[in-house]
Molecule: Bacterial small signal recognition particle RNA
Organism: Dehalococcoidia bacterium
RNA sequence: AGCUGGGCCCUGCGCGGCGGAAGACCGUUAACCCCGUCAGGUCCGGAAGGAAGCAGCGGUACGCGGACCCUUCCGAGCGCCGCAGGUCGUCUGGUUCGA
Numbered sequence: 001a002g003c004u005g006g007g008c009c010c011u012g013c014g015c016g017g018c019g020g021a022a023g024a025c026c027g028u029u030a031a032c033c034c035c036g037u038c039a040g041g042u043c044c045g046g047a048a049g050g051a052a053g054c055a056g057c058g059g060u061a062c063g064c065g066g067a068c069c070c071u072u073c074c075g076a077g078c079g080c081c082g083c084a085g086g087u088c089g090u091c092u093g094g095u096u097c098g099a
Stems, first nucleotide, its partner, number of pairs: 001096008009086006015079002018075006025066004034059004042051003
């Protein structure tokens, strides 16, 4: 000086955990300006019947709350985890040649 192995360091990817957000789940949620059903009463009609429709009841939306950690996304000097790259980072070893 060349080739090459390993450790550490740095970088990237993967996996897992952590934090955040959203969906799904549960609960709650509409005097009227949501839906359905509409007692009573009102209107039309000679009648039969029809119409609109308050309260009530049921459902659901926007919203709010909650549990779980099921799904997706984002994040970070999280990891006794895995893989690869960096000799233009570092340490160490082997081998070849020369002095």